[in-house]
RNA sequence: AGAGUUUGAUCCUGGCUCAGAAUGAACGCUGGCGGCGUGCCUAACACAUGCAAGUCGAGCGGUAAGGCCCCUUCGGGGGUACACGAGCGGCGAACGGGUGAGUAACGCGUGGGUAACCUACCCGGAAGUGGGGGAUAGCUCAAGGAAACUCGAGGUAAUACCGCAUACGUCGCAGGCGACGCAAGUCGGCUGCGGGAAAGGCGGGGCUCCUUCGGGACCUGUCGCUUCCGGAUGGACCCGCGUCCGAUUAGCUUGUUGGUGAGGUAACGGCUCACCAAGGCUACGAUCGGUAGCCGGCCUGAGAGGGUGAUCGGCCACAUUGGGACUGAGACACGGCCCAGACUCCUACGGGAGGCAGCAGUGGGGAAUUUUGGGCAAUGGGCGCAAGCCUGACCCAGCGACGCCGCGUGGGGGAUGAAGGCCUUCGGGUUGUAAACCCCUGUCAGGCGGGAAGAAGGGCCUGUCAGCUAAUACCUGGCAGGAAUUGACUGUACCGCCAAAGGAAGCCCCGGCUAACUCCGUGCCAGCAGCCGCGGUAAUACGGAGGGGGCGAGCGUUAUUCGGAUUUACUGGGCGUAAAGCGCACGUAGGCGGCUAGGUAAGUCAAAGGUGAAAGCCCUCGGCUCAACCGAGGAACUGCCUUUGAAACUGCUUUGCUUGAGUCCGGGAGGGGGGAGCGGAAUUCCCAGUGUAGCGGUGAAAUGCGUAGAUACUGGGAGGAACACCGGUGGCGAAGGCGGCUCCCUGGACCGGUACUGACGCUGAGGUGCGAAAGCGUGGGUAGCAAACAGGAUUAGAUACCCUGGUAGUCCACGCCGUAAACGAUGGGCACUAGGUGCAGCGGGUGUCGACCCCUGCUGUGCCGAAGCUAACGCAUUAAGUGCCCCGCCUGGGGAGUACGGUCGCAAGGCUGAAACUCAAAGGAAUUGACGGGGGCCCGCACAAGCGGUGGAGCAUGUGCUUUAAUUCGAUGCAACGCGAAGAACCUUACCAGGGUAUGACAUGUGAGCUUUGACCUUCGGGGAGAGGUUAAUCCUGUGAAAGCAGGAUGAAUCACACAGGUGUUGCAUGGCUGUCGUCAGCUCGUGUCGUGAGAUGUUGGGUUAAGUCCCGCAACGAGCGCAACCCUUGCUGUUAGUUACCAUCGGGUAAUGCCGGGGACUCUAGCAGGACUGCCGGUGAUAAACCGGAGGAAGGUGGGGAUGAUGUCAAGUCAUUAUGACCCUUUACACCCUGGGCUAACCACGUGCUACAAUGGUCGGUACAAAGGGUAGCCAAGCCGUGAGGUGGAGCCAAUCCCAAAAAGCCGGCCCCAGUUCGGAUUGGAGUCUGCAACUCGACUCCAUGAAGGUGGAAUCGCCGGGAGUCGGGGAUCGCGGCGGCGCGUGGAGUAUGUUCCGGGUCCUUGUGCGCACCCUGCGUCACGUCUCGACUGUCGGUGGCAGUGGCAGCGGGGUGGCCAACCCUUCGGGGAGGUAGCUGUCGAAGGU
Repeated sequence: AGAGUUUGAUCCUGGCUCAGAAUGAACGCUGGCGGCGUGCCUAACACAUGCAAGUCGAGCGGUAAGGCCCCUUCGGGGGUACACGAGCGGCGAACGGGUGAGUAACGCGUGGGUAACCUACCCGGAAGUGGGGGAUAGCUCAAGGAAACUCGAGGUAAUACCGCAUACGUCGCAGGCGACGCAAGUCGGCUGCGGGAAAGGCGGGGCUCCUUCGGGACCUGUCGCUUCCGGAUGGACCCGCGUCCGAUUAGCUUGUUGGUGAGGUAACGGCUCACCAAGGCUACGAUCGGUAGCCGGCCUGAGAGGGUGAUCGGCCACAUUGGGACUGAGACACGGCCCAGACUCCUACGGGAGGCAGCAGUGGGGAAUUUUGGGCAAUGGGCGCAAGCCUGACCCAGCGACGCCGCGUGGGGGAUGAAGGCCUUCGGGUUGUAAACCCCUGUCAGGCGGGAAGAAGGGCCUGUCAGCUAAUACCUGGCAGGAAUUGACUGUACCGCCAAAGGAAGCCCCGGCUAACUCCGUGCCAGCAGCCGCGGUAAUACGGAGGGGGCGAGCGUUAUUCGGAUUUACUGGGCGUAAAGCGCACGUAGGCGGCUAGGUAAGUCAAAGGUGAAAGCCCUCGGCUCAACCGAGGAACUGCCUUUGAAACUGCUUUGCUUGAGUCCGGGAGGGGGGAGCGGAAUUCCCAGUGUAGCGGUGAAAUGCGUAGAUACUGGGAGGAACACCGGUGGCGAAGGCGGCUCCCUGGACCGGUACUGACGCUGAGGUGCGAAAGCGUGGGUAGCAAACAGGAUUAGAUACCCUGGUAGUCCACGCCGUAAACGAUGGGCACUAGGUGCAGCGGGUGUCGACCCCUGCUGUGCCGAAGCUAACGCAUUAAGUGCCCCGCCUGGGGAGUACGGUCGCAAGGCUGAAACUCAAAGGAAUUGACGGGGGCCCGCACAAGCGGUGGAGCAUGUGCUUUAAUUCGAUGCAACGCGAAGAACCUUACCAGGGUAUGACAUGUGAGCUUUGACCUUCGGGGAGAGGUUAAUCCUGUGAAAGCAGGAUGAAUCACACAGGUGUUGCAUGGCUGUCGUCAGCUCGUGUCGUGAGAUGUUGGGUUAAGUCCCGCAACGAGCGCAACCCUUGCUGUUAGUUACCAUCGGGUAAUGCCGGGGACUCUAGCAGGACUGCCGGUGAUAAACCGGAGGAAGGUGGGGAUGAUGUCAAGUCAUUAUGACCCUUUACACCCUGGGCUAACCACGUGCUACAAUGGUCGGUACAAAGGGUAGCCAAGCCGUGAGGUGGAGCCAAUCCCAAAAAGCCGGCCCCAGUUCGGAUUGGAGUCUGCAACUCGACUCCAUGAAGGUGGAAUCGCCGGGAGUCGGGGAUCGCGGCGGCGCGUGGAGUAUGUUCCGGGUCCUUGUGCGCACCCUGCGUCACGUCUCGACUGUCGGUGGCAGUGGCAGCGGGGUGGCCAACCCUUCGGGGAGGUAGCUGUCGAAGGU
C1' cells in the first nucleotide's frame, strides 16, 4: 500500500465483498507449566444462610456472663479489676463498598464568579472554663400482648439536660471615619445601647490547709469543653463555551417573564406568596418524541475523524417502587425513621417482620461470567490517651487458556535414503534425517534437602539529652543500648542434589482474492460458500486420504467497532449524458461585497502568566533471570482564561471618490403584453340554377352519401375558427410562449450623449407572483378537427394502426388546477483566457454627388476551432476553461415518487416523502462483432429469362415409424437419408436363438514336469464346433562302425501364473481424417503513429479487378497466411523417337485387308521444347491501374477442366477404419468358436433414382462413326449346339500385337395410326441358364405366358450459361455371383440472360442497438397457485405521556383550639405566669379513582 466482482473486451461512475487491528466476549476442536491482569454486557429479576460499622470504663450509674480473691448452710453470697452484657452519654455511622435504573440537564467537561455562602474532626492565634438546678434510661415492683413490643409506679448518675454570672473576640441596632470597587457594595478602625458561652476526665506532687483517712483543696502535666479570628480540607450556588437523533414534532409558556414588598434558605434567586405590568422562548431549531449516566481515557485511523465509556481514576444519580421529613457540621441518609403500593415471610388472625445495585452464595433469565475460602501480616479507615477493638475496604489464596507475556514438549550425529503410507510416465518420486540407531543435555513437571524479601513499627526495660514544672516527680519528644516479640500468603519465591528423553501438540487452511496439489469416492446428489462462485462421470472448490501452507497451547467460527471507504469528501467528492440545477421570476432573513484616508482592536497574530488532577500514551533510567507487569524523572495534554503588545487583512465607525449600480436627454428595431375594431382566402351548412348516375374512400375494399337528384359547375347567403405567400439555425419575451390589418393603453432591451446620485450592489432559505397542454366549475359559442362511442375493413384475434361518422373538448368570459423530455436534460452574478466566419439591431471611420465595397465599436443570435477541461462523447469569450460569491440538489438498483402523516385542491390530483423485504449489481461513454421487415457499392444459376426434371404411377434403393427372439451400429436442416457399404445367401456380422471353449481365435514372458506332442489319411457322431484311429520330427554334444542309446536345445501340447480379448461407454477427455460457410477474398503480424484504454491506423478513400487484383492517394512503412502463378490434363506448332501404332511415295502379294518388303512423310504414340505477355494498334481513363474495340494468332485477356481449401465457425461428424486417456466386463463373460436365423420384416411417411405414360415414338430389317479402360485363379476368338441365358471348343494374349467389342442414339427402308394401343412394362405362372459347399428364407439372368398402375403429375421444389443442360451408349473399381448406385469415357448437342426491383446467400463501407449463447437475441405485462414482508381497516388487550375534575397518606411550617407538662419567675404553697406539647383544624401534597 491494496484486491475481487457489472463487459466479448475497455474506460468511468457506483455499490457489495475481502486482506488489518481490536474485544469484559461466546461457541467448536484441542490443552504441559508459570507470571501479571481480568471475570453477570442479560432480569435496577427475586433472594435462603453467614459476614460487610463500630468504638470509648481515661464521660456516667453500674456488674449480666467469664477470670481472680474471700466466705459458704454448696443453694449461693461478698469483693476486685490490667474484664465488661445491656443502658445513659460522646464520636463515627453522610466515609469506605455497590450499581447505571433515571437524567439531553449547569448532569458532565472546561474556564471563570460568590462583594450571595457553609465546613465536625485537624492546624495557627486570642480569651475563658465561675457558681447552681431539675430530670431520665438502666434497675426494682407491677400490667398487657402469640410475637414485635408497649404501659404504669418508685428510685438514680453524668462530658446528658436547664437557668444564673462573666464577655477579649463575636452578633444586632444607631452614629460617624478611612481604604477599595464602574457600580451594587465590600473591608478595616471608632463611639453608644442591647443580646449571647462552657464539662469535666486521667496522672504526678517534697510545701500549706481540710478530711469520713479512701481522699479533697492547692500546685503542676495532659486529654477535653466554651467564645472569636485565621488557615486547611470538603461542599453549595451562579455564569461563558462544548455535549446524540428526529421538522412525517412549528409554534411553546400563566409562577409563565419582569417589578415592588414579604416569607424562606448556609446563601442569591418566582425558591414561595400578595399585588402590579404583559411579558419570556423559538428556524443559530423552542416545544414534543426517541435514545443515553458524563469525563480522564479505551479501540481504530497517516491524520482529521469514527466508535466506545468494562476493569483503574474524577463527577453525578440511585439503593424494592413512589412520597416525606427527622437527627446532624454534613443526609432528605444502601445495611436509619414515617406513610402509601407491590411482593415475600411469621401469626394464636388481633397484628407484626423484611429489602444483597456490600462480600460470598441460591434460583431465574441467558450464548455467557468465579469460592457460601484465609487474614487484618501490609496499606488505608472508624473509635480510643494508649494497649487495642472493628474493617468481605484491602492484602492473599481458589476457579476459568478470558486476555497479555514468558518457557517447554529435547539437542547433535545418522542413507541400506529401511519398513509402512501416498503418488507413478512403473523408471521412480515423496513422506525424509524424519524414524530406527549412536552420542549428549537437563528447562518445566516429579522426588529429596536448604530457604528469603515483603517488618517498618508499636509496647516494655536501661541510660542520656531537651521541653514543661517549684520539682531530679509525672508527662512529651530526641538519641543510644537491651530483651521478648508481630506473616494470611507459606515451607511460597529462589537455590542445591537425584533420576530419566523419560510425562507434555494441536487447530485451521490449500479455485482466485490468499501462502499451500495430488489420488480416490460422489455425479446439480450429498454438500461447500466471505465475494466471485464450485458439484450434471476425469471436481486442486463437496467427503476421505497422502502431501503441503499458516499459526501454535492454542487454532478456527460467530458477534461487534474502526480501518480499507476520497462510499457524507473540514483535511478530501460531485450535479450536460452516470444519482444530482427548483419550470421561471420578484423579493424577506441570511451570506458575500468597489476605490481612498483616519480611528478602533471584536476576529487575527505574538509574548508572558494561570490552568489543563493522578493514572494512561510517548521518551529516558531503574526493579522482578527476560518480557508482560511495576517504579522514578521528563515530555506531551493540539484546549480554556488573564495580561501586555502589533494593526497588514476582515469587522465596526468616520471622511471622501466614481469605475459597480441607477437616473436623465436623443434615437431607431421588434409575432413583448392587454383591449377594441376591420379584412380576404378556404372548409361546412342553407337557398336558387345547370346537370345525371354515381360520389366518396382505400394497399384493395366496405360502411357512408346519392334518382326524394348527390358528386361536379355557377350565383346568392349564414356562421365559426385559423391567419397561406412574406417566413429566415430571422425577431421579441424571465420562463411558459408570441405571427392577417388598424387604432388605443402598456412593459423591457439596445445604440449614442455623459448632465445627476454616490456602493444605493450580487445571491436569495422561507414567502409571493407568473406558468404549455390536458382537466375541473359557471355561463356562452360550435364551421372545421376530434378522445369516448358506433359502424366498415385488416387480422388467428384487433377493445389498434386504415376508412365512414361522431360527443365532450378545442373558441370566448370569469374562477380553479400548478404539472411536462417546463430541455441547452447545462441555476444566477462578476472578472479573466487565441482566433476565423455568418445573421439581426444601433453607431463610428475612410470615401463619394450619392449608394456600395472596405476598416471598426457595442448588443443579440449561430457555426468552426487554439489552449485548457472531460470517463469519453464533447464544451470551448453564449464554456462543460480559469477564479470569486450566493442558492438548489445527489450518495447502489428495485420496492417508490409508493405507504403513512401533514398540507394545498371542487375533484382529478399536487407538494413533502419513508420502511420492511430483495438483488450483485443497476448505470454512463466509447470499442469490436453480430443483427436490422436501416442505407450505399458489389458478387454468384440467387432471382429474372429459359431448357429439362422432382413432387402424381410402378419398381429399385436409403431413412423414419412400426414390428420382431433379432430386425446390429453409426449418420439427422442446409452440411443425415443410392450416406459409412468400391457390392449382407454362408462368410462378412458387430444382432438373435441354441450348442460349445477356458492362458483362450491372437501377442510376449516366467516356472514346472513331460518329450513323437507336428503332418497326413480315413472313419464316427445328431449339423457343426468336436472326437477317435493310423503314420510319424529337427539341431547340437557325448558314445558307437552304424542302427541306436544318454544328455541338452528349438518347437509343440499340458499344468500354474503374469496376462490376452472386448465393434463395451465417453467424438462433450483426445490425435488423425472429414464435412460446412467457401475457391468466398478474406485473415493477420512487426515497427511506427493515434487513443487513459478496449482498440484504431495499415486493411479506410478515388478508380479497377474473378480476386486485399493492380494503380493513385493517405501516418503509415513493410511482411506473412490466402488470391494469382508454379503442377496435371486438354487445345496449336516444332523437335526427338518409330513398335505392337501409321502407310504418302517405291516394290511384292490377296477375293479383300499395312498382309509383306520397306518408309519416318502423315495420323498417332510420349518425351523434350515453343507458344499468350494486355506484347502491338486505336479509343476511354488521371499521363496510372485498367477497360472497350481491333490486328495477328490454333488459342486473347485466368483459353477450358482438374488438383490445390487462409485465420477461423459449427463442443459439426467419426472411440464401428486405425490410434488413444479414463471408466467398465473378464472363466456361468460385454471374450472366443459353431449351426441356424436376422440385417432382405411391412399398414404407412419421406429422400434419392430407374422405367414410363408414347408418333421428335414403338417395332422389324439393313447399315455407319468413338473414347477411355480391363484381362493369367484372367480376357476368351473362330467353329459347333441351344429361340435364349448359355454350353462346347480351344486359337490368341501377361497385351498400341490377342480378347472383352456389338458402341448406341444416328442413317436407309417397312409396319403401327392415337388406342391404356405393336405405348408401358409391374405382377404372377411355367420352364431354364450361370456363379457358388449351398440360391427356401434371400441371387442375377434367359425363354414362354401373364400384361398392373400410368394418358405429363396439387401446393411446392431441384439442376443447368457452352462442348455446360438434356440425349445416347461404352468401360472400370469392389467382386465367386449379384446394382436402376458410384466413378471416369466418348457420340450427338440446344434454348435463354449480358439485367439486379424482388426471394435466399455472401464481400466491403456506413448507421442504430437496452443483442454478445450475439434476432433461433432480449425484454415486459396480465392471470392462477404458493411463500415471505410491509401497510391499511375493525374489534380487543397492554405500556407510556398530557390535560381537567376527584382524592387526600405520611410529613414540614403557621394560626386557632386544646388535654397534659420537671427545670425559669411569682406565690397566700392551693396555685398562677412564661414556655412546651399529644389530639383536632388549614395550605401544600404521593398513591389511588374518573